Predicted 3D model of a 96-nucleotide RNA (SAM riboswitch aptamer (S box leader)) from a soil metagenome.
RNA sequence: CUUAUCCAGAGUGGCUGAGGGAACAGGCCCGACGAAGCCACAGCAACCUGGCGCAACCGCCAAGGUGCUAAUUCCUGCCCGAUGGGGAGCGAUAAG
Numbered sequence: 001c002u003u004a005u006c007c008a009g010a011g012u013g014g015c016u017g018a019g020g021g022a023a024c025a026g027g028c029c030c031g032a033c034g035a036a037g038c039c040a041c042a043g044c045a046a047c048c049u050g051g052c053g054c055a056a057c058c059g060c061c062a063a064g065g066u067g068c069u070a071a072u073u074c075c076u077g078c079c080c081g082a083u084g085g086g087g088a089g090c091g092a093u094a095a096g
Stems, first nucleotide, its partner, number of pairs: 001096006011041005019030003024077004042069003047065003050061004078087003
């Protein structure tokens, strides 16, 4: 850069100790009943590899490579619409 997906799902323990929810702004939340980070184990999911269903489509498994495990990507921001809508942008993840 291209393509696809992003209203589903899934947390405990240890170390540590004050911030965190990507950045900016505005909200709204989480946090000493322990934030972020690191480690261990567990789990979710099924993008890729692999296996199975005769091939494709599709489905199943979850061993391997990633990813993820508060709140819709926490919400809004720009455009159209008109008010629980659609699109764009930013961002995230995967494959190339």
Its Rfam family is "SAM riboswitch aptamer (S box leader)". Gene Ontology term of the family: regulation of gene expression. Rfam's curators write: The SAM riboswitch is found upstream of a number of genes which code for proteins involved in methionine or cysteine biosynthesis in Gram-positive bacteria. The prediction has a mean pLDDT of 85.